[in-house]
Context: one part of a larger RNA
RNA sequence: UGACGGGGGCCCGCACAAGCGGUGGAGCAUGUGGUUUAAUUCGACGCAACGCGCAGAACCUUACCAGCUCUUGACAUGGGAAGUAUGGAACUUGGAGACAGGUUCCUUCAGUUCGGCUGGCUUCCACACAGGUGCUGCAUGGCUGUCGUCAGCUCGUGUCGUGAGAUGUUGGGUUAAGUCCCGCAACGAGCGCAACCCUCGCUUUCAGUUGCCAUCGGGUAGAGCCGGGCACUCUGAAGGCCGCCGGUGAUAAGCCGGAGGAAGGUGGGGAUGACGUCAAGUCCUCAUGGCCCUUAUGGGCUGGGCUACACACGUGCUACAAUGGCGGUGACAGCGGGAUGCUAAGGGGCAACCUGGAGCUAAUCCCCAAAAACCGUCUCAGUUCGGAUUGUUCUCUGCAACUCGAGAGCAUGAAGGUGGAAUCGCUAGUAAUCGCGGAUCAGCAUGCCGCGGUGAAUACGUUCCCGGGCCUUGUACA
Numbered sequence: 001u002g003a004c005g006g007g008g009g010c011c012c013g014c015a016c017a018a019g020c021g022g023u024g025g026a027g028c029a030u031g032u033g034g035u036u037u038a039a040u041u042c043g044a045c046g047c048a049a050c051g052c053g054c055a056g057a058a059c060c061u062u063a064c065c066a067g068c069u070c071u072u073g074a075c076a077u078g079g080g081a082a083g084u085a086u087g088g089a090a091c092u093u094g095g096a097g098a099c100a101g102g103u104u105c106c107u108u109c110a111g112u113u114c115g116g117c118u119g120g121c122u123u124c125c126a127c128a129c130a131g132g133u134g135c136u137g138c139a140u141g142g143c144u145g146u147c148g149u150c151a152g153c154u155c156g157u158g159u160c161g162u163g164a165g166a167u168g169u170u171g172g173g174u175u176a177a178g179u180c181c182c183g184c185a186a187c188g189a190g191c192g193c194a195a196c197c198c199u200c201g202c203u204u205u206c207a208g209u210u211g212c213c214a215u216c217g218g219g220u221a222g223a224g225c226c227g228g229g230c231a232c233u234c235u236g237a238a239g240g241c242c243g244c245c246g247g248u249g250a251u252a253a254g255c256c257g258g259a260g261g262a263a264g265g266u267g268g269g270g271a272u273g274a275c276g277u278c279a280a281g282u283c284c285u286c287a288u289g290g291c292c293c294u295u296a297u298g299g300g301c302u303g304g305g306c307u308a309c310a311c312a313c314g315u316g317c318u319a320c321a322a323u324g325g326c327g328g329u330g331a332c333a334g335c336g337g338g339a340u341g342c343u344a345a346g347g348g349g350c351a352a353c354c355u356g357g358a359g360c361u362a363a364u365c366c367c368c369a370a371a372a373a374c375c376g377u378c379u380c381a382g383u384u385c386g387g388a389u390u391g392u393u394c395u396c397u398g399c400a401a402c403u404c405g406a407g408a409g410c411a412u413g414a415a416g417g418u419g420g421a422a423u424c425g426c427u428a429g430u431a432a433u434c435g436c437g438g439a440u441c442a443g444c445a446u447g448c449c450g451c452g453g454u455g456a457a458u459a460c461g462u463u464c465c466c467g468g469g470c471c472u473u474g475u476a477c478a
Stems, first nucleotide, its partner, number of pairs: 001478002003475003007472007015462002019426005026318008034309002042053002064304007073129001077128002079125006087106008109119003131293002134291003140287002142282003145278001147276001152191006158167003171182003197270004202240007211230001216227003244258005320419001324378006336367003341360002346355003385416001390411007432454007
């Protein structure tokens, strides 16, 4: 100087408390451990691994296993020789396919000294080499997590100290903040804080193929449907959102209250992550040192596996019902996406879906709501709750749904009556609850990322648990 203390003081945070809803019990989904297996590819392991890499494992992906098969190689550069483009489609033989062979058709680069001569392409030869998701994240770059959006971390000069170092950065107030004020052997400065950026909320101006009977005319079974108009809504671009009064305090910084206001004292949310810590994570995104393999640890293919199942754990979904289930009537969004796509009206089917083909390069067309509300029924029951499981018939995608997809109908109807010890989230348009969209994607979502609808309760307080900041004290620790 730090670190630590079941030392002290001060102060924060959904840290506790006060509340609301969960997890832990059940069934299922998903990840992991374990076990099994020819293989169940690899990585991630307290917080900070475990719906994590995977924003989508039937083949492919795929890195794993079995078998078949290739060796200058699927891919790059260079040398020699031969050919002349070359590329594609269909049919066909053997084969599981890779691959090997045959037939037919279409296509036939540029320059040119018209010589395969040059470039290019194909085949062959030998060699340099290619290739490796092989090892080392404890050799590394880059990227990322975490403490933590915590308020800290430092420097120059000066001063003090033999020195390590101190001071500044401590102190009195104050703040979300090393934020600001005052004081002070310090005076200044940098990285952080804040602001500048995006978005939501109010408003002004500008602009109108969305919006409006607001205004005028036409028109309808009903319609912004038509002419017309940008007033309003909306869309989008540029601005505005300053401050005022009272109390308190050291007359300061600030704090409290009030008026006005759509909004106050950082207005809500986001992006933004200091010096560093954990030899944290990643050599399987990529890059890269070293080591290793080189007829194989490389390449191709078929099939299987990653989907196994006595168990254990994490994260979720659905429930256990009457604030509910079912039937009927029938309102109201936003973010987005859509030309090998979104797909309307109409028709068929109990339904998944099929048919149909309007419109849409999309503020123009399409995807497109549910809970809520109203009416009826069920009357506390393993039930008209719950839907697992299984049988069967179908639909869709795809070369192909056996291992191993999703969905529909009928039948079947399991566990489950609110969950022990323990434990998690959340302070407001939040929790809870309801649906919708998107990425990935042929198909497949209870996951993820977003969006809107309905919309609470509680916070006395900081003694205690956890984490953190500042000062101080002890130390046989570094």